[in-house]
RNA sequence: AUGAUUACAAGGGGAGAGAUUACUUAUCUAUAAUGAUAAGUAACGCCGAAGGAGCAAGCUGCAAUGUGAAUCUCUCAGGCAAAAGAACUCUUGUAGGACG
Numbered sequence: 001a002u003g004a005u006u007a008c009a010a011g012g013g014g015a016g017a018g019a020u021u022a023c024u025u026a027u028c029u030a031u032a033a034u035g036a037u038a039a040g041u042a043a044c045g046c047c048g049a050a051g052g053a054g055c056a057a058g059c060u061g062c063a064a065u066g067u068g069a070a071u072c073u074c075u076c077a078g079g080c081a082a083a084a085g086a087a088c089u090c091u092u093g094u095a096g097g098a099c100g
Stems, first nucleotide, its partner, number of pairs: 006095008018044001020043009045080003051076001052074003058067002
């Protein structure tokens, strides 16, 4: 001198669902209206892979109970053109030091 699970950092990949409707504000175009973009509020319709919540078998126990996973379920939050985000995954580095 091998360098596992794991954690952190950087970079890459990374699905789904209305560019919905109404109103308001701001900006641009402009004689004005109209139009476009962004934000906010409300309404209806949807998505699940930030986060969050729930549970089966099993285990414990006389029993009650407790424990008990997720990409499953719920949709509180978040999201529904692009951008951003995104579970998960790959590479590199650092920490660490199971095993040998």